[in-house]
Small-subunit ribosomal RNA from an uncultured cyanobacterium, 1498 nucleotides, folded computationally. Rfam family: Bacterial small subunit ribosomal RNA.

RNA sequence: UAGAGUUUGAUCAUGGCUCAGGAUGAACGCUGGCGGCAUGCUUAACACAUGCAAGUCGAACGAAGCUUUAGGUUUACCUAAAGACUUAGUGGCGGACGGGUGAGGAACACGUAAGAAACCUACCCUUCAGAGGGGGAUAACUACUGGAAACGGUAGCUAAUACCUCAUAUGCUGAGGAGUGAAAGGCACGAAAGUGCUACUGAAGGAUGGGCUUGCGUCUGAUUAGCUUGUUGGUGGGGUAAAGGCUUACCAAGGCGACGAUCAGUAGCUGGUCUGAGAGGAUGAUCAGCCACACUGGGACUGAGACACGGCCCAGACUCCUACGGGAGGCAGCAGUGAGGAAUUUUCCGCAAUGGGCGAAAGCCUGACGGAGCAAUGCCGCGUGGAGGAUGAAAGCCCGUGGGUUGUAAACUCCUUUUCUCGGAGAAGAAUUUUUGACGGUAUCCGAGGAACAAGCAUCGGCUAACUCCGUGCCAGCAGCCGCGGUAAGACGGAGGAUGCAAGCGUUAUCCGGAAUGAUUGGGCGUAAAGCGUCUGUAGGUGGUUUCUAAAGUCUUCUGUCAAAGAUCAGGGCUUAACCCUGGGCCGGCAGAAGAAACUUAGAAGCUUGAGUUCGGUAGGGGCAGAGGGAAUUCCCGGUGUAGCGGUGAAAUGCGUAGAUAUCGGGAAGAACACCAAUGGCGAAAGCACUCUGCUGGGCCUUAAAAAUUGCGAGAGCAAUUUUCUUAGACUGACACUGAGAGACGAAAGCUAGGGGAGCAAACGGGAUUAGAUACCCCGGUAGUCCUAGCCGUAAACGAUGGAUACUAAGUGUUGGACGAGUCAAAAUCGUUCAGUACUGGAGCUAACGCGUGAAGUAUCCCGCCUGGGGAGUAUGCUCGCAAGAGUGAAACUCAAAGGAAUUGACGGGGGCCCGCACAAGCGGUGGAGCAUGUGGUUUAAUUCGAUGCAACGCGAAGAACCUUACCAGGACUUGACAUGCCACUCAUUCUUUUGAAAGAAAGAAGUCAAAAAGUGGACACAGGUGGUGCAUGGCUGUCGUCAGCUCGUGUCGUGAGAUGUUGGGUUAAGUCCCGCAACGAGCGCAACCCUUGUCUUUAGUUGCCUAUUUUCUUAAUAUAAGAAGGGAAACUAAAGAGACUGCCGGUGACAAACCGGAGGAAGGUGAGGAUGACGUCAAGUCAGCAUGCCCCUUACGUCCUGGGCGACACACGUGCUACAAUGGCCGGGACAAAGAGAUGCAACCCCGCGAGGGCAAGCCAACCUCAAAAACCCGGUCUCAGUUCGGAUUGCAGGCUGCAACUCGCCUGCAUGAAGUCGGAAUCGCUAGUAAUCGCCGGUCAGCCAUACGGCGGUGAAUACGUUCCCGGGCCUUGUACACACCGCCCGUCACACCAUGGAAGCUGGCUAUGCCCAAAGUCGUUACCCCAACCUUUUUGGAGGGGGACGCCUAAGGUAGAGCUAGUGACUGGGGUGAAGUCGUAACAAGGUAGCCGUA
Repeated sequence: UAGAGUUUGAUCAUGGCUCAGGAUGAACGCUGGCGGCAUGCUUAACACAUGCAAGUCGAACGAAGCUUUAGGUUUACCUAAAGACUUAGUGGCGGACGGGUGAGGAACACGUAAGAAACCUACCCUUCAGAGGGGGAUAACUACUGGAAACGGUAGCUAAUACCUCAUAUGCUGAGGAGUGAAAGGCACGAAAGUGCUACUGAAGGAUGGGCUUGCGUCUGAUUAGCUUGUUGGUGGGGUAAAGGCUUACCAAGGCGACGAUCAGUAGCUGGUCUGAGAGGAUGAUCAGCCACACUGGGACUGAGACACGGCCCAGACUCCUACGGGAGGCAGCAGUGAGGAAUUUUCCGCAAUGGGCGAAAGCCUGACGGAGCAAUGCCGCGUGGAGGAUGAAAGCCCGUGGGUUGUAAACUCCUUUUCUCGGAGAAGAAUUUUUGACGGUAUCCGAGGAACAAGCAUCGGCUAACUCCGUGCCAGCAGCCGCGGUAAGACGGAGGAUGCAAGCGUUAUCCGGAAUGAUUGGGCGUAAAGCGUCUGUAGGUGGUUUCUAAAGUCUUCUGUCAAAGAUCAGGGCUUAACCCUGGGCCGGCAGAAGAAACUUAGAAGCUUGAGUUCGGUAGGGGCAGAGGGAAUUCCCGGUGUAGCGGUGAAAUGCGUAGAUAUCGGGAAGAACACCAAUGGCGAAAGCACUCUGCUGGGCCUUAAAAAUUGCGAGAGCAAUUUUCUUAGACUGACACUGAGAGACGAAAGCUAGGGGAGCAAACGGGAUUAGAUACCCCGGUAGUCCUAGCCGUAAACGAUGGAUACUAAGUGUUGGACGAGUCAAAAUCGUUCAGUACUGGAGCUAACGCGUGAAGUAUCCCGCCUGGGGAGUAUGCUCGCAAGAGUGAAACUCAAAGGAAUUGACGGGGGCCCGCACAAGCGGUGGAGCAUGUGGUUUAAUUCGAUGCAACGCGAAGAACCUUACCAGGACUUGACAUGCCACUCAUUCUUUUGAAAGAAAGAAGUCAAAAAGUGGACACAGGUGGUGCAUGGCUGUCGUCAGCUCGUGUCGUGAGAUGUUGGGUUAAGUCCCGCAACGAGCGCAACCCUUGUCUUUAGUUGCCUAUUUUCUUAAUAUAAGAAGGGAAACUAAAGAGACUGCCGGUGACAAACCGGAGGAAGGUGAGGAUGACGUCAAGUCAGCAUGCCCCUUACGUCCUGGGCGACACACGUGCUACAAUGGCCGGGACAAAGAGAUGCAACCCCGCGAGGGCAAGCCAACCUCAAAAACCCGGUCUCAGUUCGGAUUGCAGGCUGCAACUCGCCUGCAUGAAGUCGGAAUCGCUAGUAAUCGCCGGUCAGCCAUACGGCGGUGAAUACGUUCCCGGGCCUUGUACACACCGCCCGUCACACCAUGGAAGCUGGCUAUGCCCAAAGUCGUUACCCCAACCUUUUUGGAGGGGGACGCCUAAGGUAGAGCUAGUGACUGGGGUGAAGUCGUAACAAGGUAGCCGUA
């Protein structure tokens, strides 16, 4: 010392990206009241107009001028003096400070600590000594003169604190002799002497400042590995203030470098500043120290000090002036201008203060500095009012219409005056007795006035404080990350409200933090990124044990230093704060001194445990070489033998009558070595296997132990003794571990050369497969595979696990040894132990999986490697290679993930178990025909709408001629066809006429009262909508599926998602039950409870049933029907009960559950059927059944009416009906149901009609009457296999019924007509028993009916099921997964298109660096025989010494030239890469991904 978001369906961990914080010399956007204190070209070290920024001294000097005074002379001059006057010059001091900038520089440049017997220091201070004598010039000035100018030239005059010489000398040099070396005056006082001040000279010292040397520290790159010739050292010479290759000649051949030289890139360094808990990281504005630079490059002069910002010379570029001959300049000083840029101020005031230069001083100068101005650039402070004030005003916004909110906010009342305006007073800063203030009439104080003049910016999906409405509709836009926007957006835009900060607020940029995300503190490497393929070994790092010594590390104490400022602590001053002042402490470092000696280190001497050697054993596919062997394969020869062989999923290519395959015999060749053989052996790894021999490397084992007694001790244990057994040890003495570079070995493929070549087999050829098949399969087949010699140097070279050492539970195998027991001896076996090799597993570790004495545990040492995914192991450079290629190895750009382990699902052309009319076994259909019906499509004015795999399609629709009706055409209405509220009027109502297609419109008539209802008219709220959205919804429904599942509580396990329970062994129709079990219980489902049906009992009998009798009707007669009387035995009806529960027996099973068989029973293991549908899935279906949010229409998308349409018709599909016939059709006769319906109804009997039907009319509100005839069936007859006496479509005619209405468009009847069709391709459906099949009957809807549909009812009444391999669906367990929108998933590559960055490239254009040569300015140094010269000397001369000029020489900037190296830009064309909602081709990977995948190589 704070974390959060983001990979997933969810989880843990890894890992990146992003955010919240602080900071800034900032900039931009919006806004802006005041004051204080700071700060202000980060870019072009780009170019600069103008002004200023360094002068001063007359007490160093001469001169000129001016003023004043005095004198003279006479009005005009002269002389003298004075002046704190002016001017230039000589001279002195200062212009080396102060001020600016950061280009260069990776260096003794900076920082820090030291050093010098190797140095200098003007002005200043102290001390000592001195200041004597001479001399010659020269500027100014005057005259003449050149030039446009700048600037000069010649001649002449003159002074000094200018210059020269001599003397003197503490000094310096030198071994010595000796040599060398100074000076200046001025001012004041004074009559003078002299005194004082100041200046001068020499020497010594100090102080200050500077030069030099050294240790340590100071960025990145090895895709920069070798660099260096004055280079490294020495000697001599030279040079400097000073050491020194600083320089030169000679000699030697050194010096630096993996502890990173050289080269390249970048950079002023530091105190500090920002950040951080710290360690660190980043940075080097302002202030302070140091360095470097001054237009670019070179050079020296002067001087104490410079190689000199406002000095000089030269070269170059640029600008300016010019009379064209030649000249002038350098803002990186202060202001200011242009340019550049996102961006940085006034051409201000003053020397009053502080400081500096000169001067004796007054003073002068000072863009240093002090101040003001501009800028919210930053930090700090203040204000924009305070108190009260509810009808919670108006207005805005929201609203559930009640209200809420803005909000005590406002208004209003009272108060205050910081600020503002005006008026008055008015500083400190001044040091000093006097004088002196730019700031400045400023700060501050007093008074007056009046709430008066003063609030914005950003945000409001999560992170992250703050929410609603409207608009928009994947558009416009937002966005830091995740992401928002496709009609209900808290994410866009606006508004209201809210939140945060506030004279500022946001954004952008950059730095640190969070980031333990480069990990010293403080990370990792089995699978997430990461252990070199393996070994040997150099440097380096690390290292057993004892003693002594030292004291390098280490530790203690002390000393010096680490400038000031800053930071920190304590005080103090501005009203406070920022700011400023004073003091304290700190400054982790470096250097020094004195000590300590445990550890490390060094030295010395030892030791034996680490390591090694030797002796004795021992196992082995360890290696190399040689020899030998048999089986198999192929080929060749010969024999036998004949038509096929071979191959596959099936085939074909291929071989074979020229004799194959098969079989026998003989021969040849090459390669590989069955069985033994094993989580067995050996080797460093790669790897190594027939047998034998030779040579040879390495490993392992042995050299000790056991028992008893005693003593001590708290105990652990220690010590001693005894016994048994054995006797084999010896030597070296830390020699070690690891190991960057380096070296060696290193599968397969591949390469070179030469051999060899049986089998196998890339490439290649052919045959198949396929949509294609450059594959998988098949037939062939060359490199290669083999050997020798050499290269290559890589593999998923894997235990995905570097090496070494030590320690830390057990158990089970196995290999090699040793010892003991065992045995007569062996063997087996057992025990102990060492070394290997496997398995299980505890602690511990791990994200988990897992590892677990062979660690992935606990520790130490050394090496290698990693830091998001992609781009990419690519490009480029370099090294290696014959090549292939290997090694090393980036960036731009792009994404917010990529990846690991585990979890739950889903899925698999994975596995196991199980079920289902799922298959199979059967029966009957569909698909073919005709028709009915629904759908698609097409058509149409409209063919209304919906339903679309299973799970739409005889579905919504249990019934479209009008209506329905939603559609179309036309005609109409507009508060409306319908509801509520208001007003007015009215008689509602009925009938008639006219017009019209109707709706409607117009007219007339009748009509008793009241109330209510109702109607008409009017205005407005509103009505209305089958308009949209089933992806906004409720409700309802379908489906998986009547499948057996789906969950919860508590507990337990797991970091967690989750698991357990629910899995397992049995069993069941069933998560049904039993047993077991870290589970124990529970819920929704299953089952049961409910209904129907099957048996029995009881009760009850009307309209039901039965019996006999009587009456009536009918009949030939019986039967039957009705009425009356009787009965409940059976049947029936409908109430209540009984019954079935694996209850009983036997067997199996685990003593269970249960199953099998049996008895009894009407029924037996759910008796049969129905109703009943768990958690959920499909954005399944329905806004057109209903309800409903939102949107839309409102003289229309509403409403009314007529007519049409929903009924169309080339065609396609679904569902059905009828058939194709003889198990049949037709005719005649005869028999047996159940369940229903009936008053706007069902309708008997009778009559008419061939019939549909009509007429009349009993009965029945129904166990009574009616519909109503049941049909298949039985009997008899006929038809005789044919498009028929099958089949009935279609059509014609004639009728019937319903209904306002039958044309589009109804049903029925009769007569006539008599189509297709002779059992149906691929494919496909239903059904397991009273079922299928077949036969009729009824009902709803309904005027009627297109019903062959739908829902019920009964009649007749089968076949088959071996079984679970396969198809489909489902359940449970398990496995794999790169899927989770869940396989209708995911996903790869080429091609095509667009954009982006990048590599190569003939070249082209720049820059930088060094090198060779040429030329060579200025200049120092050197030489000089030419020219010149005042001081000194001299023999006075054409002299000497010395100096100057010129010339020459070395060096050398710039320039030229040549070839290099590095680097940047650009380049026709070209290579790959990345990105991009819906392009093309395939389907490589993920499941056994449909040929397991992957690695290396060709």